[in-house]
Parts: sequence; structure tokens; C1' cells
RNA sequence: GCGAGUAUAGCUCAAUGGCAGAGUAGCUGACUUCCGAUCAGCGGACAUCGGUUCGAUCCCGAUUACUCGCU
Repeated sequence: GCGAGUAUAGCUCAAUGGCAGAGUAGCUGACUUCCGAUCAGCGGACAUCGGUUCGAUCCCGAUUACUCGCU
């Protein structure tokens, strides 16, 4: 320099173009003499900028970061 892939919650990962979820972590309450475990609840995210579409996490382009391959 060229090509491919990935980017979603603090972390690990889902989501067929139509309400953004799970596990774990965090907080609150119940239980417990206290802690832990358990139960109930709460908060928290679509890498950035454009385009297509009635509607985009999803499709298209560019950029950024990371990973892999070729030279």
C1' cells in the first nucleotide's frame, strides 16, 4: 500500500426493515442477628457522518478504531 472482517449496557453476547433484549455486574427493597445465597424491582447502550425507505441496530457510501490476510 491492497483486501476481508468486527464495532449494541461496566463486561460477554443476541435481535428476519416495524416497541432495542439476555446473562453477568451495579443500585433499591424483601428475607437474614449481620454477611452471603435466594426472591422482587430499578437504572444503563445501537462507533461517527451522510444516503435509501412511510419507517434503519439491520440496506448503501465515507470516516474512525481494532483484528486477520497478501505484498
A computed fold for a 71-nucleotide RNA from a Bacteroidota bacterium, annotated as transfer RNA. Rfam family: tRNA. It is annotated as a transfer RNA. About the family: Transfer RNA (tRNA) molecules are approximately 80 nucleotides in length. Model confidence (mean pLDDT): 83 of 100. The RNAcentral record of the sequence draws on ENA.